[in-house]
RNA sequence: UAGAGGAUGCGGAAAAAAUCAGUAAUCCGGCAGAGGCAGUCCGUGCCGACGAUGCCGUGACGAAAGGUUUUUUCGCCGAAAUCCGCGGGAAACGCGACGUUCACGGGGUUGGGACGCGUCAGAACAUGACGCGGACUGUCACAGUUUUUUCUGUGGAGAGCUA
Numbered sequence: 001u002a003g004a005g006g007a008u009g010c011g012g013a014a015a016a017a018a019u020c021a022g023u024a025a026u027c028c029g030g031c032a033g034a035g036g037c038a039g040u041c042c043g044u045g046c047c048g049a050c051g052a053u054g055c056c057g058u059g060a061c062g063a064a065a066g067g068u069u070u071u072u073u074c075g076c077c078g079a080a081a082u083c084c085g086c087g088g089g090a091a092a093c094g095c096g097a098c099g100u101u102c103a104c105g106g107g108g109u110u111g112g113g114a115c116g117c118g119u120c121a122g123a124a125c126a127u128g129a130c131g132c133g134g135a136c137u138g139u140c141a142c143a144g145u146u147u148u149u150u151c152u153g154u155g156g157a158g159a160g161c162u163a
Stems, first nucleotide, its partner, number of pairs: 001163003006077001009076009026060002028057004035047004039098003042094002080110005086105002089102003111137002115133007139156006
């Protein structure tokens, strides 16, 4: 520099479909009567007796995002995923404090996919993340075996393997 693993290899984008859900929001009716909203505090705004917040209803109307599947396409083989608050940065009313989220950098772990169990997330019995487990599979090393093709066992990790 170029390649390989794969029974769903990894990730991105677009389109469609189901689900989300007859849910949220809005409106109507009733109860009730003073607070409520913007992540928390402070500040500053906005709404509210022309009835807010809250509760009720065989009421009216009625989504979306995330997640999933399929197809097409793009980039690839630490592909990528995840952990650490370690570095500075961005977003949401404020050159405020704290917190949350996101991307980048740094460091750690994981060869790969599936299955089982547990925890968390999720509307979900879909699915995802993490941890553990025993098998499968690819690769290399060692030992044995073999018509030296191969097969068996043990072990390691991608900073690997092959050319």

Predicted 3D model of a 163-nucleotide RNA (Lysine riboswitch aptamer) from a bovine gut metagenome. Rfam family: Lysine riboswitch aptamer. Rfam describes the family as follows. Riboswitches are metabolite binding domains within certain messenger RNAs that serve as precision sensors for their corresponding targets. Allosteric rearrangement of mRNA structure is mediated by ligand binding, and this results in modulation of gene expression. The RNAcentral record of the sequence draws on MGnify.